[in-house]
The RNA shown here (SAM riboswitch aptamer (S box leader)) has 120 nucleotides and comes from Chitinophaga qingshengii. NCBI's taxonomy places the organism under Bacteria, Pseudomonadati, Bacteroidota, Chitinophagales, Chitinophaga. Rfam family: SAM riboswitch aptamer (S box leader). Its family is annotated with regulation of gene expression in the Gene Ontology. Rfam describes the family as follows. The SAM riboswitch is found upstream of a number of genes which code for proteins involved in methionine or cysteine biosynthesis in Gram-positive bacteria. The sequence was found by an Rfam model in a public genome assembly.
RNA sequence: CACUUAUCCAGAAAGGCGGAGGGACUUGGCCCUGCGAUGCCUUAGCAACCUUUCCAGAUCAGCAUUUGAUCGGGAAAAAGGUGCUAAUUCCUGCCCCGGUGUACCGGGGAAAGAUAAGUU
Numbered sequence: 001c002a003c004u005u006a007u008c009c010a011g012a013a014a015g016g017c018g019g020a021g022g023g024a025c026u027u028g029g030c031c032c033u034g035c036g037a038u039g040c041c042u043u044a045g046c047a048a049c050c051u052u053u054c055c056a057g058a059u060c061a062g063c064a065u066u067u068g069a070u071c072g073g074g075a076a077a078a079a080g081g082u083g084c085u086a087a088u089u090c091c092u093g094c095c096c097c098g099g100u101g102u103a104c105c106g107g108g109g110a111a112a113g114a115u116a117a118g119u120u
Stems, first nucleotide, its partner, number of pairs: 002119007013043005021032003028091002044085003049081002051077005057071005089112001094109006
């Protein structure tokens, strides 16, 4: 880099550096920003994907009892690996459906993206 699977309406900010745009891309909107944003660093925090512990179960191996492995489920933890800490992935764009006051509203899906775990 590519692929697979899962999740994406919850949650969580202070300080320092720096000095102009930023919110991935695209259309339209909306918002943040010299009261210093975006970004980087430090500290703190959030969450629970991996992880750890416990509970009951299923399957398999073995077996006198016992035991071991795998799988998914429930509960707890936060030491470790990541991640995250404006706005739902900020909304929308493309497709389908419904409502309707014809300007909009609601629902579903796709694409793209982000994160984790795994594979090549």